[in-house]
């Protein structure tokens, strides 16, 4: 001083205002959320995690223009997505779950090399 190791702790977010209806945060109008790694800065690129499976695996979503050396990551514009159960049909309520766990980030350490 680095590695492989070990223990610690951390490891998601959102429906306001309406309409309509006996009943809806689920249907309409509109509004609101984006884990982790990689890259020029990502919810739609690549990949990994939750999910679902014995297991193998399966498991959403983006174009166009601009600028640049370089961007499906910026900016400008119009779009798409998104787990199980419940119930008037749910990313956003309620329940499993103030929970387990995981990619992984941060900090610590002797021992070995």
């Nucleotide at each position: 001083a680095a590695u492989a190791u070990u223990c610690u702790u951390c490891g998601g977010g959102g429906c306001a205002g309406g309409g309509u209806g006996a009943a809806a945060u689920u249907c309409c109008c509109g509004a609101u959320c984006g884990a982790c790694g990689g890259u020029a800065a990502a919810g739609u690129c690549c990949g990994u995690g939750a999910g679902c499976g014995a297991a193998a695996g399966c498991u959403g979503a983006g174009u166009a223009g601009g600028u640049u050396u370089g961007a499906u990551u910026c900016c400008u514009a119009c779009a798409c997505c998104g787990a199980c159960a419940g119930u008037a049909u749910a990313g956003u309520c309620u329940g499993g779950a103030u929970a387990a766990a995981a990619a992984g980030a941060a900090g610590a350490a002797a021992c070995a090399u």